Model confidence (mean pLDDT): 80 of 100. The RNA shown here (transfer RNA) has 72 nucleotides and comes from a Patescibacteria group bacterium. Rfam family: tRNA. The source organism's lineage runs through Bacteria and Bacteria candidate phyla.

[in-house]
RNA sequence: GCGCCUAUAGUGUAGUGGUUAGCACAAGAGUUUGUGGAACUUUUAGCUCGGGUUCGAAUCCCGAUAGGCGCC
Numbered sequence: 001g002c003g004c005c006u007a008u009a010g011u012g013u014a015g016u017g018g019u020u021a022g023c024a025c026a027a028g029a030g031u032u033u034g035u036g037g038a039a040c041u042u043u044u045a046g047c048u049c050g051g052g053u054u055c056g057a058a059u060c061c062c063g064a065u066a067g068g069c070g071c072c
Stems, first nucleotide, its partner, number of pairs: 001071007010025004018055001027043005048064005
């Protein structure tokens, strides 16, 4: 330098154009318990960035950034 893959709450992950962006763990609050743990309820927090297509984009297209793999 070229090609391919990946990027979604603090962490891991689902999501094939119209879902309120879902689940689990974690964290906060509450109930319960002699204390702790466990259990139950509830809250917080997310689409890497910039453009484009579209009535509508996490999703499709282009570019960038970061990480990984391969070739040279």